This is a predicted structure of a 77-nucleotide RNA (transfer RNA) from an Armatimonadota bacterium. Its Rfam family is "tRNA". Gene Ontology term of the family: triplet codon-amino acid adaptor activity. It is annotated as a transfer RNA. Taxonomically the source falls in Armatimonadota (Bacteria, Bacillati). RNAcentral holds the sequence, with entries from ENA.
[in-house]
């Protein structure tokens, strides 16, 4: 220097043929249950989806330019 992949909740991830309101598990808070705890059950908080711009009636999803991390190739020595 070239190519590819990943980035979504505190953590691990799903969702990417564009569509009404963005989800799961674990964790966290409250409650139920229990003599108490664990287990189990119910409810809830938590994200404008890596940034900016563009396309569109509508973007986590498509396009362009960046950021961070990873892999491969090339170059130099």
């Nucleotide at each position: 220097g070239g190519g590819c992949c990943a980035u979504u909740a505190g953590c691990u991830c799903a969702g990417u043929u564009g569509g009404c309101u963005a989800g799961a598990g674990c964790g966290c808070g409250c409650c139920c249950c229990u003599g108490a705890u664990a287990a189990g059950g119910g409810c809830g908080a938590g994200g404008u989806c890596u940034g900016c711009a563009g396309u569109u009636c509508g973007a986590a999803u498509c396009u362009g330019c960046g950021a961070u991390g990873g892999c491969c190739c090339a170059c130099c020595a």